[in-house]
RNA sequence: GGAGUAGAUCAGGCGGUCGCUCUGGAAUUAGUCCAGGGAGGAAAGUCCGAACUCCGUAGGGCAGGACGCUUGGUAACACCAAGGCGCCGUAAGGCGACGGAAAGUGCCGCAGAAAGCAAACCGCCGAUGACCCGAUUCGUCGGGAACAGGCAAGGGUGAAAGGGUGGGGUAAGAGCCCACCGCUCGGCUGGUGACAGCCGGGGCAUGGUAAACCCCGUCCGGAGCAAGACCAAAUAAGCAGGGAGAUGCUGCCCGCAUCGCCUGACCUGCGGGUAGGUCGCUUGAGGUGUUGGGUGACCAACAUCCCAGAUAAAUGACCGUCCACGACAGAAUUCGGCUUACCGAUCUACUCCAUUA
Numbered sequence: 001g002g003a004g005u006a007g008a009u010c011a012g013g014c015g016g017u018c019g020c021u022c023u024g025g026a027a028u029u030a031g032u033c034c035a036g037g038g039a040g041g042a043a044a045g046u047c048c049g050a051a052c053u054c055c056g057u058a059g060g061g062c063a064g065g066a067c068g069c070u071u072g073g074u075a076a077c078a079c080c081a082a083g084g085c086g087c088c089g090u091a092a093g094g095c096g097a098c099g100g101a102a103a104g105u106g107c108c109g110c111a112g113a114a115a116g117c118a119a120a121c122c123g124c125c126g127a128u129g130a131c132c133c134g135a136u137u138c139g140u141c142g143g144g145a146a147c148a149g150g151c152a153a154g155g156g157u158g159a160a161a162g163g164g165u166g167g168g169g170u171a172a173g174a175g176c177c178c179a180c181c182g183c184u185c186g187g188c189u190g191g192u193g194a195c196a197g198c199c200g201g202g203g204c205a206u207g208g209u210a211a212a213c214c215c216c217g218u219c220c221g222g223a224g225c226a227a228g229a230c231c232a233a234a235u236a237a238g239c240a241g242g243g244a245g246a247u248g249c250u251g252c253c254c255g256c257a258u259c260g261c262c263u264g265a266c267c268u269g270c271g272g273g274u275a276g277g278u279c280g281c282u283u284g285a286g287g288u289g290u291u292g293g294g295u296g297a298c299c300a301a302c303a304u305c306c307c308a309g310a311u312a313a314a315u316g317a318c319c320g321u322c323c324a325c326g327a328c329a330g331a332a333u334u335c336g337g338c339u340u341a342c343c344g345a346u347c348u349a350c351u352c353c354a355u356u357a
Stems, first nucleotide, its partner, number of pairs: 001353010012322007020038007040328001044339002047337005052224004059254004064220005069083005084098001085096004099215002104213002106209003121155002123151003128148002131144005163181006182204001183202008228279004238270005245259004286305008323326001
């Protein structure tokens, strides 16, 4: 200097004019004036996990759902950190629903001979038994062909063909035998653990698929700030039809409670009415800094700060100026995550290549 990897930060600046909203104050009860605060890293998707609130009992069973290597972190998690294993990358690093297929069931299209009690299309052999030819000392010997038969080395099909490479062996072959690798079983050592290493046994059994059913383990009550509480008003009277059940928290069952069973709950239609305000509402598992602990996620102590709270819904418009010419996008109960969108700029650590000293 180039090419990358991981993480973090920022998200046009400054000035002026006119507005909007909230809080505090002033004079004063009508609108003013003064001071201060006023979107984001994702406010988004609403996908996970919680706080908070309500539901008469979070009661039982079935069903259902989520998660799934290990150890930690956390209020919790499907998140995060560190690690193990597998795959990718020269590397820094990245990716992984990563429990079980010797409990059972299902499936394995096309191709192919055969796809799960393995099989034999081309091929190799034809030792052994028949066949043909020749020789013969009549015991057999040599040759041929490939009928029976043997084989699975090679070819071919496939995502996958019952370990791989090499050697021995054989008629040809084959874990048939051997060495190494793999696999599996047992032991030892190291590690909290996932797991790793070593030693020994076994010729090898157990094809794949569980984001197929299923099995195993852990966890799960429901609804959501339009939750919910309070004030005010209303839900009335009446008419018509149905009616023995209706409601309360989940798909079903059991159990429980309330209302009702013709003096009729409840449902449907008509009719007429309400639809305003206050709280919840932002001080919180909060931000920032320092110190300490930890490889890290994170934790602890101390100091310091208060940082939108609207309800038809404020956070804006215009002008000037500068530059690197400005992306994606806008709160609605609140947090922790994940995911998705995004013009660009900067910083830190690291890797590879090249060059110079």
Model confidence (mean pLDDT): 76 of 100. A computed fold for a 357-nucleotide RNA from a Candidatus Electryoneota bacterium, annotated as Bacterial RNase P class A. Its Rfam family is "Bacterial RNase P class A". From the family's description: Ribonuclease P (RNase P) is a ubiquitous endoribonuclease, found in archaea, bacteria and eukarya as well as chloroplasts and mitochondria. Taxonomically the source falls in Candidatus Electryoneota (Bacteria, Pseudomonadati).